The prediction has a mean pLDDT of 84. The RNA shown here (small-subunit ribosomal RNA) has 1484 nucleotides and comes from Candidatus Eremiobacter antarcticus. Rfam family: Bacterial small subunit ribosomal RNA. The family is grouped with related families in Rfam's "SSU clan". Rfam links the family to the GO terms structural constituent of ribosome and ribosome. The organism belongs to Candidatus Eremiobacter, within Bacteria.
[in-house]
RNA sequence: AAUGGAGAGUUUGAUCCUGGCUCAGAACUAACGCUGGCGGCGUGCCUAACACAUGCAAGUCGAGCGGACACCACUUUGUAGUAAUACAGAUGAAGUGUUAGCGGCAGACGGGUGAGUAACACGUAGCCAAUCUAUCUUUCCGUCCGGGAUAACUAGCCGAAAGGUUAGCUAAUACCAGAUACGCUCAUCGUGCGGCAUCGCACAAUGAUGAAAGCAGCAAUGCGCGGAUUGAGGAGGCUGCGGCCCAUUAGCUAGUUGGUGAGGUAACGGCCCACCAAGGCGACGAUGGGUAGCUGGUCUGAGAGGACGACCAGCCACACUGGGACUGAGACACGGCCCAGACUCCUACGGGAGGCAGCAGUGAGGAAUUUUCCGCAAUGGGCGAAAGCCUGACGGAGCGACGCCGCGUGCACGAGGAAGGCCUUCGGGUCGUAAAGUGCUGUCGAGGGGGACGAUUAUGACGGUACCCCUGGAGGAAGCCCCGGCUAACUACGUGCCAGCAGCCGCGGUAAGACGUAGGGGGCGAGCGUUGUUCGGAAUUACUGGGCGUAAAGCGUGCGUAGGCGGAUUCGUAAGUUGAGGUUGAAAGAUCCGGGCUCAACUCGGGGCACGGCCUCAAUACUGCGAACCUUGAGACAAGUAGAGGGUAGUGGAAUUCCCGGUGUAGCGGUGAAAUGCGUAGAUAUCGGGAGGAACACCAGUGGCGAAGGCGGCUACCUGGGCUUGUUCUGACGCUGAGGCACAAAAGCUGGGGGAGCAAACGGGAUUAGAUACCCCGGUAGUCCCAUGCUGUAAACUAUGAGUGCUAGGUGUUAGAAGUAUGACCCUUUUAGUGCCGCAGGAAACCCAAUAAGCACUCCGCCUGGGGAGUACGGCCGCAAGGCUAAAACUCAAAGGAAUUGACGGGGGCCCGCACAAGCGGUGGAGCAUGUGGUUUAAUUCGACGCAACGCGAAGAACCUUACCUGGGCUAGAAAAUGCAGGAACCUGGGAGAAGUCUCGGGGUGCUCUUCGGAGAGCCUGUAGUUAGGUGCUGCAUGGCUGUCGUCAGCUCGUGUCGUGAGAUGUUGGGUUAAGUCCCGCAACGAGCGCAACCCCUAUCAUUAGUUACCAGCGGGUCAUGCCGGGAACUCUAAUGAGACCGCCGAUAUUCAAAUCGGAGGAAGGUGGGGAUGACGUCAAGUCAUCAUGGCCCUUAUGUCCAGGGCUACACACGUGCUACAAUGGUCGGUACAAACCGCUGCAAACUCGCGAGAGUAAGCCAAUCGGAAAAAACCGACCUCAGUACAGAUAAGAGUCUGCAACUCGACUCUUUGAAGUCGGAAUCGCUAGUAAUCGCUGAUCAGCAGGCAGCGGUGAAUACGUUCCCGGGCCUUGUACACACCGCCCGUCACAUCACGAAAGCCCGUUGUACUAGAAGCCGGCGAUCCAACCGCAAGGAGGUAGCCGUCCAAGGUAUGACUGGUGAUUGGGGUGAAGUCGUAA
Repeated sequence: AAUGGAGAGUUUGAUCCUGGCUCAGAACUAACGCUGGCGGCGUGCCUAACACAUGCAAGUCGAGCGGACACCACUUUGUAGUAAUACAGAUGAAGUGUUAGCGGCAGACGGGUGAGUAACACGUAGCCAAUCUAUCUUUCCGUCCGGGAUAACUAGCCGAAAGGUUAGCUAAUACCAGAUACGCUCAUCGUGCGGCAUCGCACAAUGAUGAAAGCAGCAAUGCGCGGAUUGAGGAGGCUGCGGCCCAUUAGCUAGUUGGUGAGGUAACGGCCCACCAAGGCGACGAUGGGUAGCUGGUCUGAGAGGACGACCAGCCACACUGGGACUGAGACACGGCCCAGACUCCUACGGGAGGCAGCAGUGAGGAAUUUUCCGCAAUGGGCGAAAGCCUGACGGAGCGACGCCGCGUGCACGAGGAAGGCCUUCGGGUCGUAAAGUGCUGUCGAGGGGGACGAUUAUGACGGUACCCCUGGAGGAAGCCCCGGCUAACUACGUGCCAGCAGCCGCGGUAAGACGUAGGGGGCGAGCGUUGUUCGGAAUUACUGGGCGUAAAGCGUGCGUAGGCGGAUUCGUAAGUUGAGGUUGAAAGAUCCGGGCUCAACUCGGGGCACGGCCUCAAUACUGCGAACCUUGAGACAAGUAGAGGGUAGUGGAAUUCCCGGUGUAGCGGUGAAAUGCGUAGAUAUCGGGAGGAACACCAGUGGCGAAGGCGGCUACCUGGGCUUGUUCUGACGCUGAGGCACAAAAGCUGGGGGAGCAAACGGGAUUAGAUACCCCGGUAGUCCCAUGCUGUAAACUAUGAGUGCUAGGUGUUAGAAGUAUGACCCUUUUAGUGCCGCAGGAAACCCAAUAAGCACUCCGCCUGGGGAGUACGGCCGCAAGGCUAAAACUCAAAGGAAUUGACGGGGGCCCGCACAAGCGGUGGAGCAUGUGGUUUAAUUCGACGCAACGCGAAGAACCUUACCUGGGCUAGAAAAUGCAGGAACCUGGGAGAAGUCUCGGGGUGCUCUUCGGAGAGCCUGUAGUUAGGUGCUGCAUGGCUGUCGUCAGCUCGUGUCGUGAGAUGUUGGGUUAAGUCCCGCAACGAGCGCAACCCCUAUCAUUAGUUACCAGCGGGUCAUGCCGGGAACUCUAAUGAGACCGCCGAUAUUCAAAUCGGAGGAAGGUGGGGAUGACGUCAAGUCAUCAUGGCCCUUAUGUCCAGGGCUACACACGUGCUACAAUGGUCGGUACAAACCGCUGCAAACUCGCGAGAGUAAGCCAAUCGGAAAAAACCGACCUCAGUACAGAUAAGAGUCUGCAACUCGACUCUUUGAAGUCGGAAUCGCUAGUAAUCGCUGAUCAGCAGGCAGCGGUGAAUACGUUCCCGGGCCUUGUACACACCGCCCGUCACAUCACGAAAGCCCGUUGUACUAGAAGCCGGCGAUCCAACCGCAAGGAGGUAGCCGUCCAAGGUAUGACUGGUGAUUGGGGUGAAGUCGUAA
């Protein structure tokens, strides 16, 4: 010395970046909403420079002048009085006072406003040698002598008025002539000094011209007056530099630029005029248009900047609008004059008057801005000798929370944490020491008293104000906004995408911390919010301090003008640059140090800092400038060299097509498949010949050349550029490049030619819902050439401007050079190109990486959210098409880049699954059963809806169930706890009724304690009151449970590593598996949930055990039977074990890993078969009607009881089944073989009866004991013989059985009779891979009864799988993505409707402005001036001079014509934006 820098929200499923929008801050001449106690200091029409009633805002001087008026001395008259004297009147010099007029000074200051002005208007620095200046100041010199008028006044006249006119009188510091002239001025002629170009200053001489006023005072004297002079202050002029926007304004200019000469001015000057010349300004932005007073400063900001120009101060401009001059020292004059115009007012209609952007005030406008106040006491101003007068300047007061600052609305104690409010998990919490209560204090305010400073010696509007004292008492004094995030602060109720909120994101569709209210809380506080505006944040215009491959952004490419930048050395210079000194940068403000109001705001004093300009001196590194020199940049020259570089001319073969001819015959052609088309008039095919046009296979290559576009057969000629080498030459000659010029694919345009093939348009055929397309058959412009034509654009792309230098490497390739003695090949080095990989570095990432997107420098171009829009208008270009340049209104909160994870793809790869295929059997057709939809109904209760609802909840609706309907009832209720009253409980009879229920009786008195009165427990009834109850709603508020993907192989974590990050890695890869199963590899290493295994059943064996099961051997017995003794072998039972592990062998498996294939052994072989077991998650999947549960709803009903009905309806549609259609069958008879399960409210044998269902009676069995129980298909035999049947059994009639209070609606079964459809099932579709499908029966749950359903059990017992192209589902990897509600996604355009802004448009209407003509008020100037005139001359006439008037130049308003620009409006029209779920398609 320096004091100084914060971010957040919002694009996505998530991420990083780009990028806009929004917020937090500060400020305000503010306004609005709610609220409002006091004081101080400030401040107050931003809009209509709109219009103004009324009053005031500039007067003063009588010591400049004459009057007038009033008073008055003296004199005088009258009356009264003896008189003094009093009263009245007249005169009234001098005097005193007042002042209309003449005269002087001031009204050019002070005060207001910001319309105009983009300018020497302002700021700053200079200049005037090109100037003026009243009053004041300094100094010098004067102030003599005369004259003529005029206003006031008087009189007359005119006029409504304003005012005017005529005649007469008069004064001056008014006016005029003459004299004088130190200075001054001019002319002539000099001297000296100086400077800045013209020149300036000083001193002389001679000559000429031009002055004056007095007043006051007894006087001294004072104040004045004239000429010069000095200073101060003021004014005028000139110049450099500085400060707005538009180029969709590019050319402007005739007094224009300059000169000469006159004029004019205080003064320079085209300022004006005449003549002459033809200049002047402009891309460093002229001219034009828009906007705007400028500055000190103010606000903001870290600063640099940005925005602004209220109050205060400086300057300018203006004064109703436009023009003009007069007077004056000063004006072209806010409260002066003249004219024109608009407006207002008065009027007797003839004429007049006016100008608040002074102070108040009024109206109007507007969101909005004050009193018609007091005073000259202070400060300042004008006049005056002064007293003094005037002063809406100013000093004060008033009004407004408009701003800043200060103060108060009380303080202490006080827990039963009162009442009350709110919340609550009902326990409590909170408002809350808050209140009440107790004790204090007295600021502000109120009442009373005193009472300033501001003032000098006099004078105080403010003002009885500030301030001080006293009294009394907590009394009179708190609100506003907010509480989803940003952003500090949370709950309840109400509402239910409504009402509303919202700064952005966004809240609200029944549990809203976001709406409204309440309680509570947060913030600020006499204020608080909102709105508007500015800066900030915004590095979002980037000087400080940004970018351009893909986000917005490199011109398509080159040549080159201006400009910018520029290699090495030396000398000079000093413009830039740096330093020092001087000067300026007003005051106020800001800042620092002090002081005064109690503090602060406010204010006073003093000093300092800072920035800019100018002058002088100094320095010389760098830049510039001048001079000289150098070779490395650049160029030249020489020798070589590669090449589709360009142009012109010629020429070649292959192929297509066409024509001619031959051969030849029915097709050819074309497609996914076809058709149109061609062909018997001979095509296609094939052979020969010919014509014509276009393009040049192979070579051919991320090869070459070119600035780019682009260039490809061969030959010749003309021609541009590059590269290499060189002991050559020049000597910075360079780089870039705004404008400009040139080139520039394809398509297109103009004129002509040509036209084989191809091919927009067009025609036809297909495809399709349509198909103005994709495909096919044809086919015209065009494609080709010429015109030194036009166009000028492309994803003109490396989406990467040009140039120079520097910064690891590796590996190809093209063309050279050098080295290796020479030549060839290779190799090494090197130059120029062209590719790939890669380090550092860069980058948001992708990626770039010596061909940079790295590190630097130079120059150019370009960008600043998306849409509107590369559009409109204007301009330029073009024949047109169109191109170049290029907005705004309006609208959105995003649009976007890169990468990530998913999902998806009629993308790819690998793999799996009864997924397809191969098979077997079904469904879809029939009848019936059952469920669902629909319909019906009083009700047909409810739920479930693709897979994953539909023989599902329901493992069983006649009543019950039952939730539904109709009707009849109850209201503390069908249950539980409490208080009170009664009764024990309980048993039982009658009546009414459909029942529930109601009602009338009868019997009956228990248990514990007891003081014998009674009390208690339990139960019943009644009552009271905390309450019950709900299959009412919400499965989208939930728990629990479940389905599904899927028994698919996946889903994750820790640590580490990689990445800015989301994330990745692990989990990918190579193999392998049923498997993320295992192995190997690997920046991963491990782990968890899944897989597998462990569990159960089953297949084999062993051990143990042996009843009710078993019976081999032994014995006994029977017609017969494990019947008996007995046995423990077998079967079996049911417990424990064993067994299987790729363990063994061979082969395969680059790893000799995992594993696979085959084999042996074994009951079983590669998870043996089956089951249980279901990862992270998905579907707002299902269930509030299993249950539980939040919230809401009902409470004499949505609760509850009862009877009856319904859930069983029936034109119809669908799902799931059963039975069939028959002979592999049916019927009859006979004969076998199971497993599992069940049984006391039960299973029931046997016997009897019945054709039968069944009935009667009844043994046994709580079960390896008894019973259900007959297994059926099968097998044997007989009949049926292909038919609507001896198939099939629906339907129907009759008769029965059983269960049950009860089979009508509405059960099952039996018997007799009846005997329907149906002859194997369209499109389509389902199941199944082995003890499986198919087929056969048995059992169980539910259950009084009811099974074709379901859950189980066993019997008989197949066929097929080449294989993974396809369909479906799934797993892994990879790829694309504009999807993430995730393809059932997203999304485009027309049309229709509504609305908004904009463009075009026949025109119409303003405004501004140019040009030409016209016009010409007032006025200055000029001319004339016969009218008129006092001053001077003259005796006079007259003259000099002036003047009215007239004429002329200039010129305002006005008029006419014609342009330009801006704006408004306009039938109609064009596109654009935005809108709820509209229409048509489906472009990406």